This is a predicted structure of a 349-nucleotide part of an RNA (small-subunit ribosomal RNA, central domain) from an uncultured prokaryote. Its mean pLDDT, the model's own confidence on a scale to 100, is 89.
Context: one part of a larger RNA
RNA sequence: CUGGGCGUAAAGCGCGCGUAGGCGGUUAGAUCAGUCAGAUGUGAAAGCCCUGGGCUCAACCUGGGAACUGCGUCUGAUACUGUCUAACUAGAGUUCGAUAGAGGGGGGUAGAAUUUCAGGUGUAGCGGUGAAAUGCGUAGAGAUCUGAAGGAAUACCAGUGGCGAAGGCGGCCCCCUGGAUUGAUACUGACACUGAGGUGCGAAAGCGUGGGGAGCAAACAGGAUUAGAUACCCUGGUAGUCCACGCCUUAAACGAUGUCUACUAGCCGUUGGAGAGCUUGCCUCCUUAGUGGCGCAGCUAACGCAAUAAGUAGACCGCCUGGGGAGUACGGUCGCAAGAUUAAAACUC
Numbered sequence: 001c002u003g004g005g006c007g008u009a010a011a012g013c014g015c016g017c018g019u020a021g022g023c024g025g026u027u028a029g030a031u032c033a034g035u036c037a038g039a040u041g042u043g044a045a046a047g048c049c050c051u052g053g054g055c056u057c058a059a060c061c062u063g064g065g066a067a068c069u070g071c072g073u074c075u076g077a078u079a080c081u082g083u084c085u086a087a088c089u090a091g092a093g094u095u096c097g098a099u100a101g102a103g104g105g106g107g108g109u110a111g112a113a114u115u116u117c118a119g120g121u122g123u124a125g126c127g128g129u130g131a132a133a134u135g136c137g138u139a140g141a142g143a144u145c146u147g148a149a150g151g152a153a154u155a156c157c158a159g160u161g162g163c164g165a166a167g168g169c170g171g172c173c174c175c176c177u178g179g180a181u182u183g184a185u186a187c188u189g190a191c192a193c194u195g196a197g198g199u200g201c202g203a204a205a206g207c208g209u210g211g212g213g214a215g216c217a218a219a220c221a222g223g224a225u226u227a228g229a230u231a232c233c234c235u236g237g238u239a240g241u242c243c244a245c246g247c248c249u250u251a252a253a254c255g256a257u258g259u260c261u262a263c264u265a266g267c268c269g270u271u272g273g274a275g276a277g278c279u280u281g282c283c284u285c286c287u288u289a290g291u292g293g294c295g296c297a298g299c300u301a302a303c304g305c306a307a308u309a310a311g312u313a314g315a316c317c318g319c320c321u322g323g324g325g326a327g328u329a330c331g332g333u334c335g336c337a338a339g340a341u342u343a344a345a346a347c348u349c
Stems, first nucleotide, its partner, number of pairs: 003321004007303002012317001014201004021194002025088007033081002035077008049065006091191001092188003095184005103177007110154001115149007125136002162169002206247006215241002220236004258316006266294008275285003278281001298305002322349003331342004
């Protein structure tokens, strides 16, 4: 460079935004850069190839031809691509009116429950397990009633329901704010798609500083179990879990399925919106944007996928190339650290 691939065999970056680049709707005209045709110059000789000749043949030598797939110049063609000009509205966007929503940030507030504290009643157990014991309790526990404090999370509603690019998001109210869907008219006029680098977001755990600390709970201690038990079970319990700010940047970050666009039988649910119909209903039909279950063609090694494709095609990016060594070493970059990222080889099968 090329081929074949990437749901599960190796392989889709965790997810956006976006630079360069790549690629790009309809019509007309101009141009002729790409493209195509012809001509011409050049493409040294030798060599290769074809065809003659010379050494007895051959190797070898030698004549001629072809070729040298290239480059320059000139003339022409104009469908496609490019460039320029003018225009269009089907892509994309803007305006207006609605709609649904755990989308995000901040502030406030409510009730249930756990725990602790104070007080009342009350007396001998409570707790825990397979069974126990450690533990708590006559200095009055557990139970029950009243009051208070404090932290965290929001039962039911709740749903292959909703929203978000992903991570993720769930009591209620207020403020600020992003996106989507839908209907209609008008406007802009290709403004689009993808996206190496770059940049932002990114669960949990972890780190720094300062708070907070109810419950839970790595570590740790004790009790059991056991041959042992650095575990599973029990009683305790510190970091942490929570908040603010700053880092870390990884996950089975999964649909193990990159983004965008178009096309390709049906049937059944469900969420949001618009419309139509009458028999006005807990109705039916249609359409659109999601979200599920089956299923044909087709695809697939099979499993399965099947309008939310893994089908049929196009655009762009990322990635793979036998197993181990190894996502390791060294070096670079980033980080306070933990480590992350980039990423081999010897050797071996």